Model confidence (mean pLDDT): 84 of 100. This is a predicted structure of a 71-nucleotide RNA (transfer RNA) from a Patescibacteria group bacterium. Lineage of the source: Bacteria > Bacteria candidate phyla. Rfam family: tRNA. Rfam classes the family as a transfer RNA.
RNA sequence: GGGGGUAUAGUUUAGUGGUAGAACAACGGUCUCCAAAACCGUUGGCCAGGGUUCGAUUCCUUGUACCCCCG
Numbered sequence: 001g002g003g004g005g006u007a008u009a010g011u012u013u014a015g016u017g018g019u020a021g022a023a024c025a026a027c028g029g030u031c032u033c034c035a036a037a038a039c040c041g042u043u044g045g046c047c048a049g050g051g052u053u054c055g056a057u058u059c060c061u062u063g064u065a066c067c068c069c070c071g
Base pairs, nucleotide, nucleotide: 001070002069003068004067005066006065007064010024011023012022013021018054026042027041028040029039030038047063048062049061050060051059
């Protein structure tokens, strides 16, 4: 230098056009003499810019970061 892949919550991740889910973690509650465990609940997220579309996490494009291959 060329090609490909990935980017979603604090972490691991699901979600192929129509209000973004789960697990763990955190916080609150129930229980307990206290704590743990268990159960119930709450908070919190689409890498950035542009485009297409009535509507974009999703499609296109550029950039950024990381990973792989070729030279």